[in-house]
RNA sequence: GGACGGGCAUGGGCGGCGAUAUGUUUCGAACCUGGUCAGGUCCGGGAGGAAGCAGCCAUAAGGAACCUCUGACGAGCGCCCUUGCCUGUCCAAG
Numbered sequence: 001g002g003a004c005g006g007g008c009a010u011g012g013g014c015g016g017c018g019a020u021a022u023g024u025u026u027c028g029a030a031c032c033u034g035g036u037c038a039g040g041u042c043c044g045g046g047a048g049g050a051a052g053c054a055g056c057c058a059u060a061a062g063g064a065a066c067c068u069c070u071g072a073c074g075a076g077c078g079c080c081c082u083u084g085c086c087u088g089u090c091c092a093a094g
Stems, first nucleotide, its partner, number of pairs: 001091009011081005017074002020071002023066005033058004041050003
């Protein structure tokens, strides 16, 4: 110097694991959200119209559960790659 290995470290990729939310599901407002608005109210001579409580539906803040999806995160997990260092065996030259 060359060939084939081993160990440690740096950085990266993929996967697994954990935990989490801006993710999923669900609950969720007497009035102070939206829709629909029985009854009742109001306007109208009437036809009809208006506002609108309860109920129902949806949703905000927020709560709960979960990690199936998505995102970010964690670590002394696995595989692969990059770079550096150490090292074993063999070969060659001196």
This is a predicted structure of a 94-nucleotide RNA (Bacterial small signal recognition particle RNA) from Slackia sp. RNAcentral holds the sequence, with entries from ENA. Rfam family: Bacterial small signal recognition particle RNA. It is annotated as a non-coding RNA gene. For this family Rfam cites "SRPDB: Signal Recognition Particle Database" (Rosenblad et al., Nucleic Acids Res, 2003). The coordinates come from a structure-prediction model, not an experiment, and the mean pLDDT is 79. The gene name in the source record is ffs. The same sequence occurs in records of 2 taxa.